[in-house]
Context: one part of a larger RNA
RNA sequence: CCCUCGUUAAGGAACUCGGCAAAAUGAUGCUGUAACUUCGGGAGAAGGCAUGCCCUCUGAGGUGAAGGGUUUGACACCUGGAGCGUCGGGGGGUUGCAGAGAAACGGCCCUGGCGACUGUUUAACAAAAACACAGGUCUCUGCGAACCCGUAAGGGGACGUAUAGGGGCUGACGCCUGCCCAGUGCCGGAAGGUUAAGGGGAAGGGUUAGCUUCGGGCUUCGGCCCGUAGCGAAGCUCUGAACCGAAGCCCCGGUGAACGGCGGCCGUAACUAUAACGGUCCUAAGGUAGCGAAAUUCCUUGUCGGGUAAGUUCCGACCCGCACGAAAGGCGUAACGACCGGGGCGCUGUCUCAACGAGGGACUCG
Numbered sequence: 001c002c003c004u005c006g007u008u009a010a011g012g013a014a015c016u017c018g019g020c021a022a023a024a025u026g027a028u029g030c031u032g033u034a035a036c037u038u039c040g041g042g043a044g045a046a047g048g049c050a051u052g053c054c055c056u057c058u059g060a061g062g063u064g065a066a067g068g069g070u071u072u073g074a075c076a077c078c079u080g081g082a083g084c085g086u087c088g089g090g091g092g093g094u095u096g097c098a099g100a101g102a103a104a105c106g107g108c109c110c111u112g113g114c115g116a117c118u119g120u121u122u123a124a125c126a127a128a129a130a131c132a133c134a135g136g137u138c139u140c141u142g143c144g145a146a147c148c149c150g151u152a153a154g155g156g157g158a159c160g161u162a163u164a165g166g167g168g169c170u171g172a173c174g175c176c177u178g179c180c181c182a183g184u185g186c187c188g189g190a191a192g193g194u195u196a197a198g199g200g201g202a203a204g205g206g207u208u209a210g211c212u213u214c215g216g217g218c219u220u221c222g223g224c225c226c227g228u229a230g231c232g233a234a235g236c237u238c239u240g241a242a243c244c245g246a247a248g249c250c251c252c253g254g255u256g257a258a259c260g261g262c263g264g265c266c267g268u269a270a271c272u273a274u275a276a277c278g279g280u281c282c283u284a285a286g287g288u289a290g291c292g293a294a295a296u297u298c299c300u301u302g303u304c305g306g307g308u309a310a311g312u313u314c315c316g317a318c319c320c321g322c323a324c325g326a327a328a329g330g331c332g333u334a335a336c337g338a339c340c341g342g343g344g345c346g347c348u349g350u351c352u353c354a355a356c357g358a359g360g361g362a363c364u365c366g
Base pairs, nucleotide, nucleotide: 001361002360003359004358005357006356007355008354010352011351014350019347027051028050029049030048031047036041038172052094053093054092055091056090057089058088059087060086062084063083067079068078069077070076071074095099107345108344109343110342111341112340113339114337115336119131120130135170136169137168138167139166140165141164147156148155149154173332174331175330176329178262179261180260183259184258185255186254187253188252189251192250193249194248198244199243203239204238205237206236207235210231211230212229214227215226216225217224218223263281264280265279266278267277290324291321302318303317304316305315306314
């Protein structure tokens, strides 16, 4: 010096990001207990008193001896209350520094944020305001259900049947949940436009039996053969217009607890300031209630008030909301939380500021 403990004058959070750690509280009985509240709770709220031992009086209930009585004479029944032990209550006394004498064994209060709650989670850095949750709502599904697994058979859903099952969002409860359907999605519609395969075949191409032109050869002059160019039926084959062809899309409507969105500029009141009011442009519609420097506020330590001697945090207000806002819910809310802020009481070696002690290391020798 390190680790793990113990004690400490005076002070008592001055430590520190932060009371982290430690200290303190702690049991039982009695007493007493606020705001608030969903009347259950909050509550062990908080706070206070008692606690050993001896003597004595007394209450309750447990066990039940001797003795006495009866008879059907039994390991019988009735009576009886001694003794023993248990849990209390009253009075008196006594003792130590200390009586829950050791150990085990809540610190408490005030005020916010978030999440209703009990639960769940990153096995091995995160336990949370994340997930879940009852409850709410939208939507799909009529049963061989929707949906999911599987190529299929088959299985799950479910030996269920819309008070059921699947999916999405929200997340107890209370008060509520505004405006926009122009875009996107979904649902409904079917007149018109567009539109695939397919049907349909107008028309065209290829091929050539045949016919014709020209050249050559042969000829019994009737024609025949070869080559060349053109025309070209049927068949086969290739291409293929009009027209007839669904859903979808276009189109017409609906729909927000569907994806989403919810303005700008200028002027105006008899001090000033401000603007209930007016004008104008744009939009599908221009943010309602409630909340608001917020888990959201850049400017910002906004301003005012509170708390402190002093407060970038905290609480209460204001509203100029850079960039809250209503089921990606809004605002409240008792209870709950190893959650996250702020303050206070108690208590302390956290600190001023360090000291001593104990055990184990470190160090020396082996």